[in-house]
RNA sequence: GGCCCCAUCGUCUAGUGGCCUAGGACGUCAGGUUCUCAUCCUGGAGACCGGGAUUCGACUUCCCGUGGGGUCA
Numbered sequence: 001g002g003c004c005c006c007a008u009c010g011u012c013u014a015g016u017g018g019c020c021u022a023g024g025a026c027g028u029c030a031g032g033u034u035c036u037c038a039u040c041c042u043g044g045a046g047a048c049c050g051g052g053a054u055u056c057g058a059c060u061u062c063c064c065g066u067g068g069g070g071u072c073a
Base pairs, nucleotide, nucleotide: 001072002071003070004069005068006067007066010026011025012024013023018056028044029043030042031041032040049065050064051063052062053061
């Protein structure tokens, strides 16, 4: 340098155009339980990589870029 794949809460992930006010697990915070810690129970906060295009409507489709991975040279 060519080609291919990926990018969503702190981490891992679900989400095939409207029912998404983006769900779950772990973590975290608060409360409960406990003599204390752990466990357990309840609740809270927390995310769509950037720009453009298509569309009535985009996390979702397309293009460019950025970052990561694979492969060939």